[in-house]
């Protein structure tokens, strides 16, 4: 240089155009002498920008970042 793939709570993953969810980690509270488990709550995210839609994590363009062929 060229191709092709992925980027969503700390962290691992969903969500194939209509409310952004799960597991787990923290944190409260229950329970316990006290810590664990265990039970319940709470907070926490769509990489920037841009365009197409009545709507965009989704589909198009463009930066960024990572991989992974080929050169």
């Nucleotide at each position: 240089g060229g191709g092709u793939g992925c980027g969503u709570g700390g962290u691992u993953c969903a969500a194939u155009g209509g409310u952004a969810g799960a597991a787990u980690a923290c944190c409260u509270g229950c329970c316990u002498c006290c810590a664990g488990a265990g039970c319940a709550g709470a907070a926490g995210a769509c990489g920037g920008g841009g365009g197409u839609u009545c709507g965009a994590u989704u589909c198009c363009c463009u930066c960024c970042g990572c991989g992974c062929c080929c050169a």